Transfer RNA from uncultured Methanobrevibacter sp., 73 nucleotides, folded computationally. Its mean pLDDT, the model's own confidence on a scale to 100, is 82. Rfam family: tRNA. The family's RNA type in Rfam is transfer RNA.
[in-house]
């Protein structure tokens, strides 16, 4: 330099031919319970790597970039 795969919440993942992001898990915050902590129960906040394009609608399609993995030279 070329090809290809991956990037979703603090972490690990789901979203199966585009349909408006999850009864997700763990973690975090608040409350209940308890002599206290833990455990348990209830509630809450929190995410699509970045820019542009297509579309009524994009995590998903196109494109450029960034970071990481693999292969080739």
């Nucleotide at each position: 330099g070329g090809a290809u795969c991956u990037a979703u919440a603090g972490u690990u993942c789901a979203a199966c031919a585009g349909g408006u992001a999850g009864u997700a898990a763990c973690g975090c915050c608040a409350g209940a319970c308890u002599g206290u902590u833990a455990a348990u129960c209830u509630g809450g906040a929190g995410a699509u790597a970045a820019g542009g394009g297509u579309u009524c609608a994009a995590g998903u399609c196109c494109u450029u970039u960034u970071a990481g993995g693999u292969c080739c030279g």